Molecule: small-subunit ribosomal RNA
Organism: uncultured prokaryote
RNA sequence: AGAGUUUGAUCCUGGCUCAGAUUGAACGCUGGCGGUAUGCUUAACACAUGCAAGUCGAACGGUAACAGAUCGCUGUGAUCCCUUCGGGGUGAACUUGAUGCUGACGAGUGGCGGACGGGUGAGUAAUACAUAGGAAUCUGCCCAGUAGCGGGGGACAACGUGUGGAAACGCACGCUAAUACCGCAUACGCCCUACGGGGGAAAGCGGGGGACCUUCGGGCCUCGCACUAUUGGAUGAGCCUAUGUCUGAUUAGCUUGUUGGUAGGGUAAAAGCCUACCAAGGCGACGAUCAGUAGCUGGUUUGAGAGAAUGAUCAGCCACACUGGGACUGAGACACGGCCCAGACUCCUACGGGAGGCAGCAGUGGGGAAUAUUGGACAAUGGGCGCAAGCCUGAUCCAGCAAUGCCGCGUGUGUGAAGAAGGCCUUCGGGUUGUAAAGCACUUUCAGUUGUGAGGAAAGGGGUGUAGUUAAUAGCUGCAUCCUGUGACGUUAACAACAGAAGAAGCACCGGCUAACUUCGUGCCAGCAGCCGCGGUAAUACGAGGGGUGCAAGCGUUUAAUCGGAAUUACUGGGCGUAAAGCGUUCGUAGGCGGUCUAUUAAGCAAGAUGUGAAAGCCCAGGGCUCAACCUUGGAACUGCAUUUUGAACUGGUAGACUAGAGUACUGUAGAGGGUGGUGGAAUUUCCAGUGUAGCGGUGAAAUGCGUAGAGAUUGGAAGGAACAUCAGUGGCGAAGGCGGCCACCUGGACAAAUACUGACGCUGAGGCACGAAAGCGUGGGGAGCAAACAGGAUUAGAUACCCUGGUAGUCCACGCCGUAAACGAUGUCAACUAGCUGUCUGUAGAUUUAAUCUGUGAGUAGCGAAGCUAACGCGAUAAGUUGACCGCCUGGGGAGUACGGCCGCAAGGUUAAAACUCAAAGGAAUUGACGGGGGCCCGCACAAGCGGUGGAGCAUGUGGUUUAAUUCGAUGCAACGCGAAGAACCUUACCUGGUCUUGACAUCCUAAGAAUCCUGUAGAGAUACGGGAGUGCCUUCGGGAGCUUAGAGACAGGUGCUGCAUGGCUGUCGUCAGCUCGUGUCGUGAGAUGUUGGGUUAAGUCCCGCAACGAGCGCAACCCUUGUCCUUAGUUGCCAGCACGUAAAGGUGGGAACUCUAAGGAGACUGCUGGUGAUAAACCGGAGGAAGGUGGGGACGACGUCAAGUCAUCAUGGCCCUUACGACCUGGGCUACACACGUGCUACAAUGGAACGCACAGAGGGUUGCAACCUCGCGAGAGUGAGCCAAUCCCACAAAACGUUUCGUAGUCCGGAUCGGAGUCUGCAACUCGACUCCGUGAAGUCGGAAUCGCUAGUAAUCGCGGAUCAGAAUGCCGCGGUGAAUACGUUCCCGGGCCUUGUACACACCGCCCGUCACACCAUGGGAGUGGGUUGCUCCAGAAGUGGUUAGCCUAACCUUCGGGAGGGCGAUCACCACGGAGUGAUUCAUGACUGGGGUGAAGUCGUAACAAGGUAGCC
Repeated sequence: AGAGUUUGAUCCUGGCUCAGAUUGAACGCUGGCGGUAUGCUUAACACAUGCAAGUCGAACGGUAACAGAUCGCUGUGAUCCCUUCGGGGUGAACUUGAUGCUGACGAGUGGCGGACGGGUGAGUAAUACAUAGGAAUCUGCCCAGUAGCGGGGGACAACGUGUGGAAACGCACGCUAAUACCGCAUACGCCCUACGGGGGAAAGCGGGGGACCUUCGGGCCUCGCACUAUUGGAUGAGCCUAUGUCUGAUUAGCUUGUUGGUAGGGUAAAAGCCUACCAAGGCGACGAUCAGUAGCUGGUUUGAGAGAAUGAUCAGCCACACUGGGACUGAGACACGGCCCAGACUCCUACGGGAGGCAGCAGUGGGGAAUAUUGGACAAUGGGCGCAAGCCUGAUCCAGCAAUGCCGCGUGUGUGAAGAAGGCCUUCGGGUUGUAAAGCACUUUCAGUUGUGAGGAAAGGGGUGUAGUUAAUAGCUGCAUCCUGUGACGUUAACAACAGAAGAAGCACCGGCUAACUUCGUGCCAGCAGCCGCGGUAAUACGAGGGGUGCAAGCGUUUAAUCGGAAUUACUGGGCGUAAAGCGUUCGUAGGCGGUCUAUUAAGCAAGAUGUGAAAGCCCAGGGCUCAACCUUGGAACUGCAUUUUGAACUGGUAGACUAGAGUACUGUAGAGGGUGGUGGAAUUUCCAGUGUAGCGGUGAAAUGCGUAGAGAUUGGAAGGAACAUCAGUGGCGAAGGCGGCCACCUGGACAAAUACUGACGCUGAGGCACGAAAGCGUGGGGAGCAAACAGGAUUAGAUACCCUGGUAGUCCACGCCGUAAACGAUGUCAACUAGCUGUCUGUAGAUUUAAUCUGUGAGUAGCGAAGCUAACGCGAUAAGUUGACCGCCUGGGGAGUACGGCCGCAAGGUUAAAACUCAAAGGAAUUGACGGGGGCCCGCACAAGCGGUGGAGCAUGUGGUUUAAUUCGAUGCAACGCGAAGAACCUUACCUGGUCUUGACAUCCUAAGAAUCCUGUAGAGAUACGGGAGUGCCUUCGGGAGCUUAGAGACAGGUGCUGCAUGGCUGUCGUCAGCUCGUGUCGUGAGAUGUUGGGUUAAGUCCCGCAACGAGCGCAACCCUUGUCCUUAGUUGCCAGCACGUAAAGGUGGGAACUCUAAGGAGACUGCUGGUGAUAAACCGGAGGAAGGUGGGGACGACGUCAAGUCAUCAUGGCCCUUACGACCUGGGCUACACACGUGCUACAAUGGAACGCACAGAGGGUUGCAACCUCGCGAGAGUGAGCCAAUCCCACAAAACGUUUCGUAGUCCGGAUCGGAGUCUGCAACUCGACUCCGUGAAGUCGGAAUCGCUAGUAAUCGCGGAUCAGAAUGCCGCGGUGAAUACGUUCCCGGGCCUUGUACACACCGCCCGUCACACCAUGGGAGUGGGUUGCUCCAGAAGUGGUUAGCCUAACCUUCGGGAGGGCGAUCACCACGGAGUGAUUCAUGACUGGGGUGAAGUCGUAACAAGGUAGCC
């Protein structure tokens, strides 16, 4: 950084898709280790269980548990002493009790903390957050300062007694302490104040102690902690302001405590925060209100950046704690693990009543694609309480689980070619896997085992010393030092030793994009696919194997999501003539932008400074883990905001001035500019009257219609309406729509020239107002012509059309609506600048030669064109060029300018304007073709002009169809059908029936045997099987070899089996048409063009001329063969003029070489000569000469290509298939069938003929498995015999039409010959199926052929016979040969085919194209819909828990006061106000659903037509 995809190809527009990065991810396959980070994105769903907030005995009364001490009792009784040995004494220890005495401490009073820490993101679009500011505040603990801490009182828990309850929990009475509670005193500072004054506090506890006092408890002193008041600080919190912060206008108006004021209340504090009164304000197009969505930020992801998306972890702020409401306490809460009430849910219950809140850490269920352990420890960091030790801490630190991410390491290293085996491929040679493996040598990271072993630790406690405090050496505190000593992690990190390559590689992809290719399987199936697209028998795209490519403990996208690419919303950085896109047009509001000069200001702008922009993150430079990720230190940055100081060019503001923009006045000019009222002639129609007679009218042709009741035509008159010919123009005017006879009136604008004046007054213009063709609507007129609808007639398969005859709305006028058009220059308005040339309209100036003159200069309007622009076409001073200002509009096609909603409208409808769904395109311009019921030019037996046929008949032959055991197969518009087949009785033969063979009928190799070969028997339909006999060869280096036969084994043979759509070769066809291309150059962004087009000409892209082309190639032509004339040469088998011989006759003979002929070589024809035409060319027309004249006739020869044309059955060949058969052999049959249809032919229908007789003239061929003469026989086909001939010699072989004579006389015939009967001949192993021919007899259809259609332009058509190939035999076919021998062509309008140029195109499979709509079927989403069910919400009411505030006449009442009566104060209760839940009504909005219904989309095979694309067959479109 780009790529794929619209097309036959191109350029552009434009969407879709891909490659990148990323993720709190999930999924599939796989999985060695470590470090580090992360881990319910869904149900703010419900939660079992445990833990997460306690602590203080140095505040207090105390003592349930534990331990100690002291004291006592009962029992046992060690030890010791005494002993009369019975016992006595002592009394450890155990048991038991008492004493709060001590250490401590359950419950309780009291203090501090439970407002932090931890979780979540429901709500919230501003009571939030971010940034920067502000003033009217509070702040426990902490720090600093000042002052104080005096003296009293009354209670309540605990506890005791009684008592209720299942429990939770109480109730009554009684006792009691305090740092709990309440007064009194004091009051520097503090608070209030009317400035006179008034008000308000406290608490003690602990350690130590000399003197003094003592009730022996202490007082007192001192130290520490605590307490009270207050000042300041710090920290934290509350409040206010500005700016910024998503989408929707199909949400445009919102608001009544609302905006402000006064007074009062209220708060820690400003304030409508609350109340009363007064005023009527406040917000909003710079988007109020409403609706939807959403925690905000630092940051994160991506990006070159600008941006876009996002807000997990970490950090700051906010909000919430089952849902809703409420307050209490407190420094701080309206309080996650507090309280009260209401609601839902769950649990307990003895049914009376109670309890609860994991969005703390684990964990469970559920939801979900999906997210972990009911772990350890307070060792560290931090927090709460405490003087402290310490206790608590699911904060935190660790461990566990998960490849979830990032980072690192490993799975070995070297050597090793016989290139092993195996796999795969193969052209069978080999290649590849692949130095890969094995083998040899070496290493040991990581994992494993064993051992050693840091750092995270500082505190704390004890001792000593010293300093401070103090009266003090005590105590406390600080410092120093010594000792002691605290680790969850932890089997830590790290290090060492040991053993052995040992334990460790997968995943995706391989058609293009995109790195990487082959085989097999499958056969539009199975499947793949991100886009384009693969798969229908040779799939690099499906599945598998081999190989390869990429990444790697991961891989893949498989999915989802974001940014990028996408300049595809364009600020950076896009567009609007035709691709999507300029409002139909003016005026004009807000807004935006704005001429010259001077001064000033300082809002914008610029520079400096200051504050802030938290930390973390990003970036840079260091440092620490072996490196990295990670951690850490410093810097930079945070592009912002604010304050402040300067500056004054530019923009803005203010003030003053100017005239070049704009405007006004004056004088003129042109004009279908507008409105109103008059008026004119032509024409159509109708009516009246006359003349006049049979048609008129209309069409492609007709008919409907009108007309003998007098039309049409014509003459005269009248009526009425509408439109204004000529002039008239690419002309004029207007903002656009639009405006056209003439006259008058009213009126708008433009322009020109000269002067004067105003002094920026300007441009654009969202909303808005106005104008706005035609059609349409309303009311009232009018109505000649025209003419939707409608009627009739035609056309047609149909014809609700096109054509015709009629005809109503309407068209016209007045008034009022509508508000749209392809309202177009498909081009918004204004201004400036940028080569020229030509025309036209209308002004004006000058000049002269005074004119139909010339030269300038304005305003319009046209045609070319330079630069430039554009995708191209094109635009080009009237820009689509270069710029500026402002507005409008566009963002793939379809759905759709549609639905819903709003607004407008009488309606029709207009305007604004989506989504679901669906496709990978839709589109613009240009190019090459092809096509056109487009145009021009030209050719062809293409038509026309002619001649003869086919189509009708019979037969032959081929095909289709049918039939069959088989009727083998192929060819199937022209370009299959007398074609492959130049010849099916067997064979051929491929088909069928039956009988047989299996290395095979045929080829090569190996082994064994045998010569080969010939004759022959039996069985059989034959193939075949079994026998008999003859025969022993050739070469040789003597080993053997060659050839042949038989047998055997396997490699293999064989296949007319399939695929001509896998192919080669060959062929047909367009077409013997004149075309098809290339190189270089030039033009074009390109496809491409040019050349090859143009003017002539030709049979021809043949030639000439011209030309940005110049040349060349394949084709054309020529060269080749044949024929037509002549010459030369040669002269047998051919020839015979002259000479001679000779015959019945005959080149028969001698001879000749003249002629014919034969076959070799030449000559000849080239528009060469000539006249004319043409451009002086090419060439054409005519002529001469010539055998032949303009390619002399004929043939061979077939460009690039088209038709997937034909052929796998000529041959060859890839692949597939069969292998005791789809191969091979044999017999018989079939290919010859026969209701029928078609093609191609033959013979005819007769007199231009038939028959009979006579008689003449060819050419080209063939012949030894042959042609066969003469002769004999037969009516004949033929037979017999066999001369000659391997051929200019002999034979086939008589040519026939023609000609001469005779006959037939128009008839189903003396035409025609089918068919059938009989008898034969020939070929052949064999003529039954199934041959040809002969003879006799028979004698069908047919009397010239419908629609239609074929051939032929001269030695041709027509007609006549002859030959050949194939072949044993078997042509009416095919290929050749000659004989006789015509007619016609005006011409190119039409049919068919073709060539060139041009034009249109929506076609490119190319018109046999493309394509539209209804209907029918299936599916999908959506609108309407009687309604129905939810959510949210406005308004009006009802209701009113807890609580707070107010009131209180009821009840109760310790501290204080008291005159002892009571009072003050307090509590309970009641009540009022506010208010949550709840209820009712009525609206709005949204979601879901709904019989039926509307259109839309998609589908592949349908139905009906053919609307569009060509002049699309009626030009199309709005």